Context: one part of a larger RNA
């Protein structure tokens, strides 16, 4: 100058505290460590690796190991020569690549050749091999933390310093006052998207006041354009008004209005820099390495193993709840090799059959807690559902290793979990269910969105932890 102090002072953040669920114990899921393997394919490893790369490992993915093949090659471009459609269809042998065989069989053309294509040689391909401490790009983090500089002057022999410190304020180096400084740049904030309230214009697939027909019933019909939406433009909020405090400031407290008030609420957006963080397996790229193999086919298996240890969920231990009957009321997305109604089968999982739909139309699509009533009455039980026989249904060349889901039997640990630790501050935590990517089907309880019900606490900043200013 920084950095750091069990140094000081001042400020702040779900950091304490104060309150609500939780994890730590049980079962499973689904990741990672160890073991174990012929392989269990690589990467991430305090926070900021561990439901992460992976929004989807039966085959393929697949990179891993074991056979079995292949060497201009699975894949580009050139060159020489040389054939001839390529390619599908049976056959045979093989676990299959693949190899024998056998049918159908090219196009233009100045006849020199082209174009598409096998096949031999040759430069050469390839390589998810190394090294992220050689590298671009990207990204996490400190942190949306309020900081990091620069240019001219001044000051100092210099390194460097003022500015950027001080007095108030702020969410904020954000404004004011002040001052050997004046200015300006990145970042703050505003522009941008959304949700909250209105106006204006349009009314189809949307909506139905009012005025007809209609039905068993339903905007189903005529018809309206008024309201809910939908889609486009515009208003609105600015400490603007009023009062007290302040330094006649900057702002602060309170009021009025007003759908909404002092950054309304939520996103996007991340300054100079840390940390040889992270990635050579997204992808590009130096050097190395490697060429009948570390490259490339193929069949099988393996990434699912299993004394153990640790994350992360999810499901319970019940009476504010289990269970059966009726019953109501979202949003936001998806669909044509697709979403599938109405009807029929079946105890279900589903099958059948297809009717409408490229979808404000018609499907997925009956939301679930909710709220009426019946049962259970405190038990390892009508909590709980692991695990397990046995009998199906879907996917798909195929469910053994190793898929998901029905049904009837089975009914295991569990009676709220030490030491400690985690989330959250308002439509938030808590709880309840639906949709979508991936995807043939799924191991989704995961992820990301989306609505329903809807709390409680914050004296305060002495402690812990993390950051900022000054010293």
């Nucleotide at each position: 100058u920084g950095a750091c102090g069990g140094g000081g002072g001042c400020c702040c953040g779900c950091a304490c505290a104060a309150g609500c669920g939780g994890c730590g114990g049980a079962g499973c899921a689904u990741g990672c460590g160890g073991a174990u393997u012929a392989a269990u394919u690589c990467g991430a490893u305090g926070c900021a690796a561990c439901g992460c790369g992976a929004a989807g490992a039966a085959c393929c993915u697949u990179a891993c190991c074991a056979a079995g093949g292949c060497u201009u090659g699975a894949c580009a471009u050139g060159c020489a020569c040389u054939g001839g459609a390529a390619u599908c269809g049976c056959c045979u042998a093989g676990a299959g690549a693949u190899a024998g065989g056998u049918g159908c069989g090219c196009c233009c053309u100045u006849c020199g050749g082209g174009g598409c294509u096998g096949g031999u040689g040759u430069a050469c391909a390839g390589g998810u091999g190394g090294u992220g401490c050689a590298u671009g790009g990207u990204u996490g983090u400190c942190g949306u933390c309020a900081g990091c500089u620069c240019g001219u002057g001044u000051c100092g022999u210099g390194a460097g310093a003022u500015g950027u410190u001080g007095g108030g304020u702020u969410a904020a180096g954000u404004c004011c006052c002040g001052c050997a400084a004046c200015g300006a740049g990145c970042g703050c904030a505003a522009c941008c998207c959304u949700c909250g309230u209105u106006c204006u214009a349009u009314g189809u697939u949307g909506c139905c006041a009012g005025c007809a027909c209609g039905u068993g019933a339903u905007g189903g019909u005529g018809g309206g354009a008024a309201c809910u939406c939908a889609u486009a433009g515009g208003a609105g909020a600015c400490u603007g008004c009023c009062g007290g405090g302040g330094u006649c400031a900057a702002c602060c407290c309170g009021g009025a209005g007003g759908a909404a008030g002092g950054u309304g609420g939520g996103g996007a957006u991340g300054a100079c820099g840390u940390c040889a963080a992270a990635u050579c397996a997204u992808c590009a790229u130096g050097c190395c390495c490697u060429u009948u193999a570390u490259g490339u086919c193929u069949u099988g298996g393996g990434c699912u193993u299993c004394a153990c240890g640790c994350a992360u969920g999810c499901u319970a231990c019940a009476a504010u709840g289990g269970u059966c009957g009726g019953u109501a009321c979202a949003g936001a997305g998806g669909g044509u090799g697709g979403c599938g109604a109405u009807g029929c089968c079946g105890u279900g999982a589903g099958g059948u059959g297809g009717a409408g739909c490229g979808a404000a139309u018609c499907c997925c699509u009956u939301a679930a807690a909710g709220c009426c009533g019946g049962u259970c009455u405190c038990a390892g039980u009508u909590c709980g559902g692991a695990u397990c026989g046995u009998a199906g249904u879907c996917u798909g060349c195929a469910a053994c290793u190793c898929g998901a889901c029905u049904a009837c039997g089975u009914g295991a640990a569990g009676u709220c979990g030490g030491a400690g630790u985690c989330g959250c501050u308002a439509g938030u935590a808590a709880u309840c269910g639906c949709a979508g990517a991936u995807c043939a089907g799924c191991a989704a309880c995961g992820c990301u969105g989306c609505g329903g019900u809807g709390a409680a606490u914050a004296c305060g900043u002495u402690c812990c932890c993390g950051g900022g200013c000054c010293u």

The prediction has a mean pLDDT of 86. Small-subunit ribosomal RNA, 3' major domain from an uncultured bacterium, 471 nucleotides, folded computationally. Rfam family: Bacterial small subunit ribosomal RNA.